[in-house]
RNA sequence: CGAGCCCGCCGGACGGCCGCAGCCGCAAGGCUGAGGAAAGUCCGGACUCCAAAGGGCAGGGUGCUGGAUAACUUCCAGGCGGGGCGACCCGACGGAAAGUGCAACAGAGAGCAGACCGCCGAUGGCCUUCGGGCACAGGCAAGGGUGAAACGGUGGUGUAAGAGACCACCAGCACCGCAGGAGACUGCGGUGGAUCGGCAAACCCCACCGGGAGCAAGGCCGAGCAGGGAUAGGGUUGCCCGCCCGUCACGUCCCGGGUAGGCCGCGCGAGCGCUGCGGCGACGCAGCGCCCAGAUAGAUGGCUGCCCCCGGCCCCGGGGCCCUCCCCGGGGUCGGGACAGAAUCCGGCUUACAGGCGGGCUCAGAUC
Numbered sequence: 001c002g003a004g005c006c007c008g009c010c011g012g013a014c015g016g017c018c019g020c021a022g023c024c025g026c027a028a029g030g031c032u033g034a035g036g037a038a039a040g041u042c043c044g045g046a047c048u049c050c051a052a053a054g055g056g057c058a059g060g061g062u063g064c065u066g067g068a069u070a071a072c073u074u075c076c077a078g079g080c081g082g083g084g085c086g087a088c089c090c091g092a093c094g095g096a097a098a099g100u101g102c103a104a105c106a107g108a109g110a111g112c113a114g115a116c117c118g119c120c121g122a123u124g125g126c127c128u129u130c131g132g133g134c135a136c137a138g139g140c141a142a143g144g145g146u147g148a149a150a151c152g153g154u155g156g157u158g159u160a161a162g163a164g165a166c167c168a169c170c171a172g173c174a175c176c177g178c179a180g181g182a183g184a185c186u187g188c189g190g191u192g193g194a195u196c197g198g199c200a201a202a203c204c205c206c207a208c209c210g211g212g213a214g215c216a217a218g219g220c221c222g223a224g225c226a227g228g229g230a231u232a233g234g235g236u237u238g239c240c241c242g243c244c245c246g247u248c249a250c251g252u253c254c255c256g257g258g259u260a261g262g263c264c265g266c267g268c269g270a271g272c273g274c275u276g277c278g279g280c281g282a283c284g285c286a287g288c289g290c291c292c293a294g295a296u297a298g299a300u301g302g303c304u305g306c307c308c309c310c311g312g313c314c315c316c317g318g319g320g321c322c323c324u325c326c327c328c329g330g331g332g333u334c335g336g337g338a339c340a341g342a343a344u345c346c347g348g349c350u351u352a353c354a355g356g357c358g359g360g361c362u363c364a365g366a367u368c
């Protein structure tokens, strides 16, 4: 230099003019105003309401070990398995001798397997020059071939040919012991029996965890209309008359539920930044500093100046032997600068993303 791996980060900058939303202000005006994913709504919580003595079924989720955390299906460290030369990456990683089921295509055969090619044809039949030959019945899982997968591997015994049929060793499985480790697990040794296929993000079995719904949760206030209730008398001396005041009802007053609507929930929080300490790390603790959108049909925008980055074209200068080609530098001009966008909040996961920056590492590569 090239080819890669991992981690972290940015994701246009600064102005002008005109707007939009929230807060403050009497006003003029001032301050603040999207993201790393605000997204998918897939997990986990906070919060709220409903339900609830306790337990179970159904249904759902999770599934190696230790830790982190409010919690998790997330994260960190480790173990085991797989991939890569490597840095590193991937794994729902309990159970397939409880049962049921599945396996495309190819292939003869795909589950208590199978004669397509092949090997043999000892025994029985025929022929024989007595070496053997031929055909069939039949035997065989060694070799070939198909496949993701064909019932361990090597050597020997054995046989007509073969085969865990038998034997030794290896591998694998089950059990036991010792050693290391906190544990998953690893290492070593012994015993056993010929060996037992795959798939459980298929049903299922085992263990563990789950009450339900969600901010349109939920709470407060509350027009109008409909509904319900009250409503003619009162005063003037105890009573009657008289006198005065009021009523004119399609009115007035009251009531609860609650619609429109308004307010709260609603942003000071498992908060953010820096420094120090503890820890391999996820993370925790302490000190200092900061305040950081809040709408309800939903604001965060438009135009423009200049700078930045990328690409095309043209011009100028230098270089490669100034060569219609290539490289470097400068200028002009044109075009482009992603994915996306809050709606109760927070921790994760997943997915999308023009371009760029920083750090740590690897190599069967190239050159010196």
Stems, first nucleotide, its partner, number of pairs: 001365001002363009012307001014305005020033005035339001039350002042348005047214004060209004064078005079093001080091004094205002099203002101199002116144002118140003123137002125134003152170006171195001173192008218264004227255005233245004271290008308337013
The prediction has a mean pLDDT of 79.
Bacterial RNase P class A from Marinobacterium sp., 368 nucleotides, folded computationally.
The source organism's lineage runs through Bacteria, Pseudomonadati, Gammaproteobacteria, Oceanospirillales and Marinobacterium.
The gene name in the source record is rnpB.
It matches the Rfam family "Bacterial RNase P class A". Rfam classes the family as a ribozyme.